This is a predicted structure of a 73-nucleotide RNA (transfer RNA) from a Clostridia bacterium. It matches the Rfam family "tRNA". Rfam links the family to the GO term triplet codon-amino acid adaptor activity. The family's RNA type in Rfam is transfer RNA. Its mean pLDDT, the model's own confidence on a scale to 100, is 83. The organism belongs to Clostridia, within Bacteria.

[in-house]
RNA sequence: GGGGCAUUGGCACAGUUGGUAGUGCGCUACAUUCGCAUUGUAGAGGUCACGGGUUCGACUCCCGUAUGCUCCA
Numbered sequence: 001g002g003g004g005c006a007u008u009g010g011c012a013c014a015g016u017u018g019g020u021a022g023u024g025c026g027c028u029a030c031a032u033u034c035g036c037a038u039u040g041u042a043g044a045g046g047u048c049a050c051g052g053g054u055u056c057g058a059c060u061c062c063c064g065u066a067u068g069c070u071c072c073a
Stems, first nucleotide, its partner, number of pairs: 001072007010025004019056001027043005049065005
């Protein structure tokens, strides 16, 4: 220098022929307990890495940028 893959709540990840973003753990509250743990219920928390484009509509398609991993030279 060139190719490929990944980037989604605090963490680990799901989310397809484009249609209002979810799960587990964690956190908070309540119930349970003498108290804690466990369990149950409810809740908060996400500009979907960043910037553009296409589209009525983009996590998803296209272009560029950044970071990490990997392959080639």